[in-house]
Context: one part of a larger RNA
Molecule: small-subunit ribosomal RNA, central domain
Organism: uncultured Eubacteriales bacterium
RNA sequence: UUGGGUGUAAAGGGCGCGUAGGCGGACUGUCAGGUCGAGCGUGAAAUCCCGAAGCUUAACUUCGGGGCUGCACUCGAAACCGGCGGGCUUGAGUGAAGUAGAGGCAAGCGGAAUUUCCGGUGUAGCGGUGAAAUGCGUAGAUAUCGGAAGGAACACCAGUGGCGAAGGCGGCUUGCUGGGCUUUAACUGACGCUGAGGCGCGAAAGCGUGGGGAGCAAACAGGAUUAGAUACCCUGGUAGUCCAUGCUGUAAACGAUGAUUACUAGGUGUAGGGGGUCUGACCCCUUCUGUGCCGCAGUUAACACAAUAAGUAAUCCACCUGGGGAGUACGGCCGCAAGGUUGAAACUC
Numbered sequence: 001u002u003g004g005g006u007g008u009a010a011a012g013g014g015c016g017c018g019u020a021g022g023c024g025g026a027c028u029g030u031c032a033g034g035u036c037g038a039g040c041g042u043g044a045a046a047u048c049c050c051g052a053a054g055c056u057u058a059a060c061u062u063c064g065g066g067g068c069u070g071c072a073c074u075c076g077a078a079a080c081c082g083g084c085g086g087g088c089u090u091g092a093g094u095g096a097a098g099u100a101g102a103g104g105c106a107a108g109c110g111g112a113a114u115u116u117c118c119g120g121u122g123u124a125g126c127g128g129u130g131a132a133a134u135g136c137g138u139a140g141a142u143a144u145c146g147g148a149a150g151g152a153a154c155a156c157c158a159g160u161g162g163c164g165a166a167g168g169c170g171g172c173u174u175g176c177u178g179g180g181c182u183u184u185a186a187c188u189g190a191c192g193c194u195g196a197g198g199c200g201c202g203a204a205a206g207c208g209u210g211g212g213g214a215g216c217a218a219a220c221a222g223g224a225u226u227a228g229a230u231a232c233c234c235u236g237g238u239a240g241u242c243c244a245u246g247c248u249g250u251a252a253a254c255g256a257u258g259a260u261u262a263c264u265a266g267g268u269g270u271a272g273g274g275g276g277u278c279u280g281a282c283c284c285c286u287u288c289u290g291u292g293c294c295g296c297a298g299u300u301a302a303c304a305c306a307a308u309a310a311g312u313a314a315u316c317c318a319c320c321u322g323g324g325g326a327g328u329a330c331g332g333c334c335g336c337a338a339g340g341u342u343g344a345a346a347c348u349c
Base pairs, nucleotide, nucleotide: 003321004320005319006318007303008302012317014201015200016199017198021194022193023192025088027086028085029084030083031082033081034080035077036076037075038074039073041071042070048066049065050064051063052062053061054060091191092188093187094186095184096183097182098181099180103177104176105175106174107173108172109171110154115149116148117147118146119145120144121143125136126135162169163168206247207246208245209244210243211242215241216240220236221235222234223233258316259315260314261313262312263311266294267293268292269291270290271289272288273287274286275285276284298305299304322349323348324347331342332341333340334339
C1' cells in the first nucleotide's frame, strides 16, 4: 500500500465560512468524450502456454500453433456516466403572516452584600482554629446607627429550561444587529452536499500599552502542624482577576461520538409553535422543531447505543497502524516573549 478501523482499546480536526476537487433530484431532446459491440492495423525476437522433434534422459535447443489481457483507426448502439438545449417542483433559497429566547454589540440605570473613610452610641476585647498563635484593639477596635466613596458580581425567579457553529451567554431599560421555529405556498427553478489549501471565530492562564483596583488571590512574609513541611490549616499580601486596545491560539476546546441525506417498533416527561374536538379557561386527539429518560429489532469485545444511533445505506473531509524514546530533536512557518504548529531517528522492550 491493500485491508481493517476511529464513544471507552491507537485514531473525529476546538468551531465556522468557503476555493480547488469529489459527489449530486425527477422529465425530455440532442451529441457521442467515457461505456459497449464489430472490423482492420499493430502488439519485433526471445520469454509464457500447448503439441512435436534433436542431443542416451533432463536442463537446454529447434519447429508449429496459441497467447501477448495493450494501443491507434474505421463503422455502429445510445440504457448508464458526461457535454449542450428545453421545460418541472419534491431538494435548496426568497417572500408573506406569526412566534420563543441568559444569541451578539453599545449606552444608561438599580438594589443587596463586602471593604475603606467620616460622624454618633459604647467598652475591652475582637478575630481565627482540631487546639492555638501570628494579626487587629485603650492612639478606642469588634458590635451597633447615620452618611459618603469605590470596584466587582448580579440572590430569589432557575428548570437533565432556553439561545448560540463552537468557545460561551443570566439584574433592569433603550438603541443597533445575527440566527432559529411554525403556518402559508406567491416567487426563483437544482441555485445542492462536502470541503485539501485559505480566511475568520476561539475558555482560562499568559504577554505589550494605558487606565482601574472593593473582594478574592499564584509569588512572597509570618504563625501553626510535623521527624522535616519549600504543603494541607490560620493571619497578611503583590502580580492577576476588571476596562480599553493589540497579541497569544491552546484545554478532559468532551457527547472523549466529523458534516449532510434517506430509511428502520413503541412508551413517557419537558420547551416553542400549528391544526382539530369541545368551547369557559382546562382536558383530550393530532402534527412540526428542540431537549431528556426508558426500551424492541439491529449493532457491540463488553459496557452500552438504540429516530438526538454506536442500527441500515450513500457522499465528502479529517485521523489511526505495538509500548517507550516523544509530541522530544533538527529544520521550516508563526509569535514581543512564554511558546505554538508541522514532526522524526538511533536505541530499547